[in-house]
Transfer RNA from Kryptolebias marmoratus, 72 nucleotides, folded computationally. The sequence is in RNAcentral, with records from Rfam. Taxonomically the source falls in Kryptolebias (Eukaryota, Opisthokonta, Chordata, Eurypterygia). The coordinates come from a structure-prediction model, not an experiment, and the mean pLDDT is 83. It matches the Rfam family "tRNA". Rfam links the family to the GO term triplet codon-amino acid adaptor activity. By type it is a transfer RNA.
RNA sequence: GAGGGUGUAGCUCAGUGGUAGAGCAGCUGACUGCAGAUUAGCUGGUCCCCAGUUCAAAUCUGGGUGCCCUCU
Repeated sequence: GAGGGUGUAGCUCAGUGGUAGAGCAGCUGACUGCAGAUUAGCUGGUCCCCAGUUCAAAUCUGGGUGCCCUCU
C1' cells in the first nucleotide's frame, strides 16, 4: 500500500427498517447469628464518529476512525 472482518450495558454477546435485549456482574428485599448459596425485584446504553436514503435507521448507503486477519 491492497483486500476482508469487526465496534451495541461494567464484561461476553443477540438484535438484517417500526418503542434496544439476554447471560454474568452491580444494587435492594426475603432467607441467614454473619456471610455464601437460593429466591423476588431494580439500576445501567448519545447502538464508535460525521453525513446521506427513508414516514421511520443499531439495521441500508458514503466518508472517517479503533481493533483483528490475510496479501504485498